Context: one part of a larger RNA
RNA sequence: UUGGGCGUAAAGCGUCCGCAGGUGGCAUCUCAAGUCGGCUGUCAAAUCCCAAGGCUCAACUCUGGAUCGGCAGUGGAAACUGAGACGCUAGAAUCGUUGUGAAGUGGCUAGAAUAUGUAGUGUAGCGGUGAAAUGCUUAGAUAUUACAUAGAAUACCGAUUGCGAAGGCAGGUCACUAACAACGCAUUGACGCUGAUGGACGAAAGCGUGGGGAGCGAACAGGAUUAGAUACCCUGGUAGUCCACGCCGUAAACGAUGGAUACUAGCUGUCCGGCGCACAUUGGUGUGCUGGGUGGCCAAGCGAAAGUGAUAAGUAUCCCACCUGGGGAGUACGUUCGCAAGAAUGAAACUC
Numbered sequence: 001u002u003g004g005g006c007g008u009a010a011a012g013c014g015u016c017c018g019c020a021g022g023u024g025g026c027a028u029c030u031c032a033a034g035u036c037g038g039c040u041g042u043c044a045a046a047u048c049c050c051a052a053g054g055c056u057c058a059a060c061u062c063u064g065g066a067u068c069g070g071c072a073g074u075g076g077a078a079a080c081u082g083a084g085a086c087g088c089u090a091g092a093a094u095c096g097u098u099g100u101g102a103a104g105u106g107g108c109u110a111g112a113a114u115a116u117g118u119a120g121u122g123u124a125g126c127g128g129u130g131a132a133a134u135g136c137u138u139a140g141a142u143a144u145u146a147c148a149u150a151g152a153a154u155a156c157c158g159a160u161u162g163c164g165a166a167g168g169c170a171g172g173u174c175a176c177u178a179a180c181a182a183c184g185c186a187u188u189g190a191c192g193c194u195g196a197u198g199g200a201c202g203a204a205a206g207c208g209u210g211g212g213g214a215g216c217g218a219a220c221a222g223g224a225u226u227a228g229a230u231a232c233c234c235u236g237g238u239a240g241u242c243c244a245c246g247c248c249g250u251a252a253a254c255g256a257u258g259g260a261u262a263c264u265a266g267c268u269g270u271c272c273g274g275c276g277c278a279c280a281u282u283g284g285u286g287u288g289c290u291g292g293g294u295g296g297c298c299a300a301g302c303g304a305a306a307g308u309g310a311u312a313a314g315u316a317u318c319c320c321a322c323c324u325g326g327g328g329a330g331u332a333c334g335u336u337c338g339c340a341a342g343a344a345u346g347a348a349a350c351u352c
Stems, first nucleotide, its partner, number of pairs: 004323002008305001012320001014201004021194003025088002028085004033081002035077002038074006049065003053061002091191001092188003095184006103177007110154001114150008125136002162169002206247006215241002220236004258319006266297014301308002325352003334345004
């Protein structure tokens, strides 16, 4: 490289946007670049193949012939790809109406709990554990009542619930912004899909500057346990956790499953909708069909199996990423990025 693969064996970029590129709906006409076949020229000789001949045979050699194929030219064909023209609406987008949701950003605000402070009541313990001790406490703790202050997180509702591209998102409310769905079928008329390089976002931890600091709590200290105990348990406790701005750019960033489109038996839940029918008619209840999401069970198929099974790991098409025995190693070196931590790219010797 070809072939083959990529949920669990090696392998899907953490996610999205998007230039180039690749690829692309239906109908008609034209062109003829790709495509198809005809003819002409050329592709030296030798070689290869075929038929005869010559060395006693053969290798070898001589004579003659031929196919396939490449390139160029020429005159044709028009189904497909392509190019041009014109049109269409089933893809895509826009618009209108009605909705949906922990989607985002910023502000305001609420109550419970916790801690602390002050004051009151009150007296000898509290706390903690398997058991204890360190710790707190007669300078009055714990408990309890009132008031005040502070920071962080939002019980119940709450759910295989919902929303978001992913990371993620949960008290209430306001402003701004985005998304999605159904219905209408009004508008544009293929405007689509994917996407190397590139860009944006990206949990936690960590870093810089300035705030904040209730609770929790790496490090650290002490008490236990133990043969030891640099741990598990306990008492404390600094960074951090929180906010603003800036960096970092990684995770079992997982559905370990890239994106898009179409098709392929059923059954049963649930969320957001639409249209009917029946009964009630104040809200509604039952049932049928249908659009979108999200779960469970299973047929065929697939699969090494377990499993998966319309949300495919089935059947197909398009595009991208990635894999090629284990270790060495996600290491070394170089380069790029970063304040650093480090990240990205990424070998070989050797060895089994």